A computed fold for a 509-nucleotide part of an RNA from an uncultured bacterium, annotated as small-subunit ribosomal RNA, 5' domain.
The coordinates come from a structure-prediction model, not an experiment, and the mean pLDDT is 86.

Context: one part of a larger RNA
RNA sequence: GAAUGAACGUUGGCGGCGUGGAUUAGGCAUGCAAGUCGAGCGGAAAGGCCCCGCAAGGGGUACUCGAGCGGCGAAAGGGAUAGUAAUACGUGGAUAACCUGCCCCUGGGACGAGGAUAGCUGCUGGAAACGGCAAUUAAUACUCGAUGACAUCUCCGGAUCAAAGGUGUAAUUCCGCCCGGGGAGGGGUCCGCGUCCUAUUAGCUUGUUGGUAAGGUAACGGCUCACCAAGGCCACGAUGGGUAGCGGGUGUGAGAGCACGACCCGCAUCAUUGGGACUGAGACACUGCCCAGACACCUACGGGUGGCUGCAGUCGAGGAUCUUCGGCAAUGGGCGAAAGCCUGACCGAGCGACGCCGCGUGCGGGAUGAAGGCCUUCGGGUUGUAAACCGCUUUCGUAGGGGAGGAAAUACCGGGGGGAUCACCCCUCGGUUUGACCUAUCCUAGGAAGAAGGACGGGCUAAGUUCGUGCCAGCAGCCGCGGUAAUACGAACCGUCCUAACGUUAUUC
Numbered sequence: 001g002a003a004u005g006a007a008c009g010u011u012g013g014c015g016g017c018g019u020g021g022a023u024u025a026g027g028c029a030u031g032c033a034a035g036u037c038g039a040g041c042g043g044a045a046a047g048g049c050c051c052c053g054c055a056a057g058g059g060g061u062a063c064u065c066g067a068g069c070g071g072c073g074a075a076a077g078g079g080a081u082a083g084u085a086a087u088a089c090g091u092g093g094a095u096a097a098c099c100u101g102c103c104c105c106u107g108g109g110a111c112g113a114g115g116a117u118a119g120c121u122g123c124u125g126g127a128a129a130c131g132g133c134a135a136u137u138a139a140u141a142c143u144c145g146a147u148g149a150c151a152u153c154u155c156c157g158g159a160u161c162a163a164a165g166g167u168g169u170a171a172u173u174c175c176g177c178c179c180g181g182g183g184a185g186g187g188g189u190c191c192g193c194g195u196c197c198u199a200u201u202a203g204c205u206u207g208u209u210g211g212u213a214a215g216g217u218a219a220c221g222g223c224u225c226a227c228c229a230a231g232g233c234c235a236c237g238a239u240g241g242g243u244a245g246c247g248g249g250u251g252u253g254a255g256a257g258c259a260c261g262a263c264c265c266g267c268a269u270c271a272u273u274g275g276g277a278c279u280g281a282g283a284c285a286c287u288g289c290c291c292a293g294a295c296a297c298c299u300a301c302g303g304g305u306g307g308c309u310g311c312a313g314u315c316g317a318g319g320a321u322c323u324u325c326g327g328c329a330a331u332g333g334g335c336g337a338a339a340g341c342c343u344g345a346c347c348g349a350g351c352g353a354c355g356c357c358g359c360g361u362g363c364g365g366g367a368u369g370a371a372g373g374c375c376u377u378c379g380g381g382u383u384g385u386a387a388a389c390c391g392c393u394u395u396c397g398u399a400g401g402g403g404a405g406g407a408a409a410u411a412c413c414g415g416g417g418g419g420a421u422c423a424c425c426c427c428u429c430g431g432u433u434u435g436a437c438c439u440a441u442c443c444u445a446g447g448a449a450g451a452a453g454g455a456c457g458g459g460c461u462a463a464g465u466u467c468g469u470g471c472c473a474g475c476a477g478c479c480g481c482g483g484u485a486a487u488a489c490g491a492a493c494c495g496u497c498c499u500a501a502c503g504u505u506a507u508u509c
């Protein structure tokens, strides 16, 4: 000098874009953060509509829909960096050793039958959480049979494996279902190379190293197991210890390098601590399940409940880090045929000079060089065109008003063309509709009006005089100042530098 997720002190007008729990991966009140589908199913708790009734109430319907069965999603998105020095990351390969829901292309198929169970109803246990028994009912839930290849297995003879319907029409539509093949995208596994300090860590290893047979996995493999052999790694640093998520990148520097890995993107890992599997295309699963531990809460003492390293917020610790805000309008995601619903992802607003950038705090004239201040050799000098005063302007802010754009789609209505066709699908034209953020920007009003500080002035280092103090009080980055004339302490005036900031501290180059 440059830099920072900074902090502290003094000061502080506006805006844009960013950014903000680095410490206790410490504990958490409260609300929200993952649902959706009635066009899968039986239905009807609430609202609507219809009928009966004076009313209470009852019945119907299915516009709609609580709970339930079922499907898809919940493995994404969001957070954090504890662990991890290699089961990671980066890079380049391999997979004749593999998997893949939804999506795209493509070949076939969907026949026949059955038994249950939630819900509901009745009885009943429990303080609650939550149950138990009986009767009864549906399905795109479940089961069996048939069919069976370009699928799987095979001793090549053969053997084995499937399905589901819904919606709408006058009508072949549309959405789904089952078994294959291919693709896209995603993932698993393996290999080479690279990736911090320590030898005041020198030996480490028994499923250890290899083989055979078996098991297991989507898949190779000591992955597991039985038997056999005695191997395997290491001074090119094994093993141990310490530290640490890795990369794209960031800071600095002429570069080489050194330091770092906040925000954003990719990957990995974790989800109160430890362990485990279940479901599933995918997890050993942040807001799923089971067990154990610690902690906290409820309890009728028998027993239960919870997990903010999601968004806000709170306590604690700390030098230190924000609102218990608005909206799904946009982008994206889940479900749905769709309307739509959900979405603390996201988009916005709020707070903080935390950072960068931009703008303003006025402009021109004005000498008797006013008053006051300070200095003085008492003549004057300086503050200083600075002020007053005269003329001008109105950015920003304030008050009022207008206002493009972020909106194009979906959807709805109408027209045209195509798919053989008035439903349905595709293309296209016109119209209607949708904004949380009150946005950019423009106009009007009024008046210099509302808007300047901080550090420093001995040398390094730009900028000095007077007074006070008297090795005291104090300063200080280094050298060093202060013991009676201190340009170094404190104050005043003056000056220098930077400027909505200026200094200090910490850290990196």
Base pairs, nucleotide, nucleotide: 001509002508003507004506006505007504008503009502010501013359014358015357016356017355018354019352020351026315027314028313030312031311032310035072036071037070040069041068043065044064047063048061049060050059051058052057079270080269081268088195089194090193091192092191093190094189095188098187099186100185103183104182105181106180107179108178109177111145112144113143114142121134122133123132124131125130151160152159153158165175166174196242197241198240203233204232205231208230209229210228211227212226214224215223245267246266247265248264249260250259251258252257272293273292274291275290276289295306296305297304298303323349325348326347327346331345332343333342334341335340362392363391364390365389372383373382374381375380396450398445399444400443401442402441406437411432412431413430414429415428416427417426418425419424453498454497455496456495457494458479459478460477464493465492466491467490468489474481475480